Model confidence (mean pLDDT): 81 of 100. Predicted 3D model of an 86-nucleotide RNA (Glycine riboswitch aptamer) from a soil metagenome. Its Rfam family is "Glycine riboswitch aptamer". Its family is annotated with glycine biosynthetic process in the Gene Ontology.
RNA sequence: GGCGCGGGAGAGCACGAGGGGUCCCACCCCUCGUCGCCGAAGGCGCAACCGGCCCCCGGAAACGCUCAGGCACCAGGGACCGCGUC
Numbered sequence: 001g002g003c004g005c006g007g008g009a010g011a012g013c014a015c016g017a018g019g020g021g022u023c024c025c026a027c028c029c030c031u032c033g034u035c036g037c038c039g040a041a042g043g044c045g046c047a048a049c050c051g052g053c054c055c056c057c058g059g060a061a062a063c064g065c066u067c068a069g070g071c072a073c074c075a076g077g078g079a080c081c082g083c084g085u086c
Base pairs, nucleotide, nucleotide: 001086002085003084004083005082006081007080012035014034015033016032017031018030019029020028021027036071037070038069042067043065044064045063049059050058051057052056
């Protein structure tokens, strides 16, 4: 590093429009737009820290930024941790 199993958080049941389910309404789902928000895939950083031939260069976090991604429940994803295995 790969595979398998287990654990695994945060933030909008937001508003508007269109479409679908429905005889209609309520309700539910999808898409787009608007603003607000989250950080634990990834990405980036002018960066804590570490290293070197040291006022320059390199590496770089769970820090920072939020591009991506995500924001009722469920599902999915999920850094990281534990166990087993190659």